[in-house]
RNA sequence: CUCCGAUAAAGGCUAAACCACCGUGAGGUGGUGGCGCAAAGCCACGGGUCUGGACCUGCCCCAGACGGCCGGGCUGCCGAG
Repeated sequence: CUCCGAUAAAGGCUAAACCACCGUGAGGUGGUGGCGCAAAGCCACGGGUCUGGACCUGCCCCAGACGGCCGGGCUGCCGAG
């Protein structure tokens, strides 16, 4: 340095639910809270799901959301092996 991820160590993040606010909505932000996570850190590039609109009652299309749906890119703690 790379692979890998341990009954290790130091830590970290935060699901659902509830409260407040923002948004037409999917959903987002903050607080409480922890289902879980070796990248559950960052990125909408590809697929997928969801929302709004258009269309016509079908697809295609436009805009958006989801990174804890999958893949991918970038970066990071420790070092049993």
A computed fold for an 81-nucleotide RNA from a Bacillota bacterium, annotated as c-di-GMP-I riboswitch aptamer. Of the family's consensus pairs, 95% are formed in the model. The source organism's lineage runs through Bacteria, Bacillati and Bacillota. The sequence was found by an Rfam model in a public genome assembly. The coordinates come from a structure-prediction model, not an experiment, and the mean pLDDT is 85. It matches the Rfam family "c-di-GMP-I riboswitch aptamer". Rfam links the family to the GO term cyclic-di-GMP binding. Rfam describes the family as follows. GEMM was predicted in a large-scale screen for bacterial structured RNA regulatory elements.